The RNA shown here (FMN riboswitch aptamer (RFN element)) has 120 nucleotides.
Rfam family: FMN riboswitch aptamer (RFN element). Rfam's curators write: The RFN element is a highly conserved domain that is found frequently in the 5'-untranslated regions of prokaryotic mRNAs that encode for flavin mononucleotide (FMN) biosynthesis and transport proteins.
The model forms 100% of the base pairs in the Rfam consensus.
The coordinates come from a structure-prediction model, not an experiment, and the mean pLDDT is 83.

RNA sequence: GUAUUUCUUUGGGGCAGAGUGAAAAUCUCUACCGGCAGUAAAGUCUGCUAAGGCGCUAUGCGCCCCGAUACGGUGCAAUUCCGUAACCGACGGUUAUAGUCCGGAUGUUAAAAGAAUACG
Numbered sequence: 001g002u003a004u005u006u007c008u009u010u011g012g013g014g015c016a017g018a019g020u021g022a023a024a025a026u027c028u029c030u031a032c033c034g035g036c037a038g039u040a041a042a043g044u045c046u047g048c049u050a051a052g053g054c055g056c057u058a059u060g061c062g063c064c065c066c067g068a069u070a071c072g073g074u075g076c077a078a079u080u081c082c083g084u085a086a087c088c089g090a091c092g093g094u095u096a097u098a099g100u101c102c103g104g105a106u107g108u109u110a111a112a113a114g115a116a117u118a119c120g
Base pairs, nucleotide, nucleotide: 001119002118003117005116006115007114008113009112010111017029018028019027031100032099033089034088035048036047037046038045043087044086052064053063054062055061056060069085070084071083072082073081091103092102093101
């Protein structure tokens, strides 16, 4: 340095203020948040993960499904930076409709770091 190997650890944030109401962290105004890899630094590009559905030879594997951005500026290069204005957010629960509360979940996982081992 490399890896069809093993192990360990890590691995998702956010309702503050006001209004209405019998009741809302769920509605309205406003506020707040942004997983992993790639790439000029990304919630909105590309790919992936979690949730949900289906099938099978079922501690797993395969398939389906899977939200949302424009304009201007700088620059060799940016839908990533800077400026302005937007937009998006699984399932179940709930005195009332949830990205932010509770729950599945002390779960799962893209992956990151380290160690071991093997090879060179």